[in-house]
RNA sequence: CAAGUUAAAUGGCAAACUUAUCAAAAGAUAAGGACGCAAAGCCAGGGGGCUAAACCCAAAAACGGGCACGCCAGCCGGUUGCACUU
Repeated sequence: CAAGUUAAAUGGCAAACUUAUCAAAAGAUAAGGACGCAAAGCCAGGGGGCUAAACCCAAAAACGGGCACGCCAGCCGGUUGCACUU
């Protein structure tokens, strides 16, 4: 430098759930907690998914339908990298 992930892990991250805060919600943050993870690091200007406040449509009103400028990287993908093997 290239290819790969059988085993191991000094060490790293932390699902559900609980509490608090923020948010219209989805969700996020902090603490606790570990289901798991070799990229569970980063990217939301690629695909996909969640929500629907504002806005639009409809309506007498309520209800309703649509929509991301809000989110999800622990869905795929892109990108950088650790350890080990060859």
Molecule: c-di-GMP-I riboswitch aptamer